Predicted 3D model of a 116-nucleotide RNA (SAM riboswitch aptamer (S box leader)) from a Candidatus Melainabacteria bacterium.
């Protein structure tokens, strides 16, 4: 870095340093930012993926399935992964061409598997 598998409408911010950006990328759109964006640093939450303990339940260990707790490896703390691009459904609009909302899926993304 690919690659597999799993989850992505829930949850959680104060404080120093810093000085204009940022919301992954490209294109629209929206929206955060000098009342202070990135980054970095302290301290705090958040959540349970994976580690480690407990309870059940089926296996005789082993181990699978379910819940719970959070010491610990990560992740995470504006908006659904901010929202839309690409294919199908619906329903309203329009002679149509489309366009407008909603539902679906897919591409890309992201973060995780104690050293996968």
């Nucleotide at each position: 870095a690919c690659c597999u598998c799993a989850u992505c409408c829930a949850g959680a911010g104060g404080g120093g340093c810093a000085g204009a950006g940022g919301g992954a990328a490209c294109c629209g759109g929206c929206c955060c930012g000098u009342c202070g964006a990135a980054g970095c640093c302290c301290c705090g939450g958040c959540a349970a993926c994976c580690c480690g303990c407990g309870u059940g339940c089926a296996g005789c260990c082993c181990u699978g399935c379910a819940c719970g707790c959070u010491c610990g490896g990560u992740g995470c703390c504006a908006a659904c992964u901010c929202c839309g691009g690409c294919c199908c459904g619906c329903a309203c609009a329009g002679c149509g061409a489309u366009g407008u909302g909603c539902g679906g899926g897919a591409c890309a993304g992201a973060u995780g598997a104690c050293u996968g």
Lineage of the source: Bacteria > Bacillati > Candidatus Melainabacteria. The sequence was found by an Rfam model in a public genome assembly.